This is a predicted structure of a 517-nucleotide part of an RNA (small-subunit ribosomal RNA, 5' domain) from a termite gut metagenome. Rfam family: Bacterial small subunit ribosomal RNA. The full RNA is in RNAcentral, with records from SILVA.
Context: one part of a larger RNA
RNA sequence: GAACGAACGCUGGUGGCGUGUUUUAUACAUGCAAGUCGAGCGAGGCGCGGUAGCAAUACCGUAGUCGAGCGGCGAACGGGUGAGUAACACGUGAAGAAUCUGCCUCAUAAUUGGGAACAACCGUGCCAACGCGCGGCUAAUGCCGAAUAUAGAGUUUCAACGCCUGUUGGAAUAUCGAAAGAUUUAUCGUUAUGAGAUGACUUCGCGUCCGAUUAGCUAGUUGGCGGGGUAACGGCCCACCAAGGCGACGAUCGGUAGCCGGCCUGAGAGGGUGAUCGGCCACAUUGGGACUGAGAUACGGCCCAGACUCCUACGGGAGGCAGCAGUAGGGAAUAUUGCGCAAUGGGGGCAACCCUGACGCAGCAACGCCACGUGUGGGAAGACGCAUUUCGGUGUGUAAACCACUGUCGAGAGGGAAUACAGGGUAUUUUCGGAUACUAAGAAUGUACCUCUAGAGGAAGCACCGGCAAACUUCGUGCCAGCAGCCGCGGUAAUACGAGGGGUGCAAGCGUUGUUC
Repeated sequence: GAACGAACGCUGGUGGCGUGUUUUAUACAUGCAAGUCGAGCGAGGCGCGGUAGCAAUACCGUAGUCGAGCGGCGAACGGGUGAGUAACACGUGAAGAAUCUGCCUCAUAAUUGGGAACAACCGUGCCAACGCGCGGCUAAUGCCGAAUAUAGAGUUUCAACGCCUGUUGGAAUAUCGAAAGAUUUAUCGUUAUGAGAUGACUUCGCGUCCGAUUAGCUAGUUGGCGGGGUAACGGCCCACCAAGGCGACGAUCGGUAGCCGGCCUGAGAGGGUGAUCGGCCACAUUGGGACUGAGAUACGGCCCAGACUCCUACGGGAGGCAGCAGUAGGGAAUAUUGCGCAAUGGGGGCAACCCUGACGCAGCAACGCCACGUGUGGGAAGACGCAUUUCGGUGUGUAAACCACUGUCGAGAGGGAAUACAGGGUAUUUUCGGAUACUAAGAAUGUACCUCUAGAGGAAGCACCGGCAAACUUCGUGCCAGCAGCCGCGGUAAUACGAGGGGUGCAAGCGUUGUUC
């Protein structure tokens, strides 16, 4: 000098864009943060309509509506945090002839015919609560057999090719394996196989902090044969066999730490750092475990154990903000229990639409960057005041007053957006894919912006002035009080302390502290 997720002191007008618990991965009251589909299914409530009836009501129906249940998809995304991790975790480059992949796209073929249940519901019982049983009825795109299969899987065999296991193609075969329907009739689904895309998994080369006052480490350890297991290779696991494997090119042990794109600094090389944004990883009160599923060993799922909190009829139960707000605590220190799904994106749905603390916005904070304003021009050999003085004067100083203007921001009044495309609705048209016209929908918002009105009015501070280093005098104090980044000032004329005047530098900021280069 530059920089900061900063803090503290003094001060503080406006706007735009960003940023905001770096500390206790401490504990959490309350609300919200993941639902959706009636065009999969049966039953029910409400509404409406009809029939009977004086009525109460009963029965029947339903393009309506509601909330449970079965079922499907989603809940593995999105959002948070950085505790752990020195590791194929990350970065980069390769490999998978050792792999899987829901939804999506393309292609081929199919969608036949049956069965038995379980919720809801009804009846009944237990329980403080959470909840739990027993009996009975019932539907399905839920579940289970059967049929079919020139493609698929398995076995045998042949050929070609290759990168060691092998890959590809052909032939044979007593082998094995599917399906589901719905509706507004045009579609949406379902099953099998192949290909693609996307995502995931595995392996390897290289790179990735400090300590030798850590020198030896290792028994599933290192390798083999055979098996098990996995989507898949593999001591991943197991039985047997061998005795190996790593290490001064730093093993092992200890400490520290999420990694990167980047960010800061620097002429660069380098050094420091890893907030916000993006990619990857890990974690979800602590530890362990599996289930479901295309995908989890699953933050707002399950089970077990521990700690803690709450309820209890003492028998037993409930809970997990490192989601968004918010509370307590810690701390030098970090915000609203806000609005909206209008946009973008996501989930479900044929769709309408529903959900979305993702997101879009608003609120708070000079925390940062940028921009603007606090007036402009004229105005005396120069008022008053203040300071100083050699008492003549000099400085403040064109500064003020005064005159003439301007109108940013702020105040008041009026007008007033874009962000809306797609999709939806209506109409026309169509080569049935669609096209055209009109139209409803805006949280922010009566905001931005524009115009008008009045009016210099409401808007300047902070640090410094001995040298480094731009800026000087008077008084007070008297090695006291104090200053100080270094040198050093102060003991009676202190340009160094405190105050006044004057000046210098930055400016809605200015200084100090901390940290990095």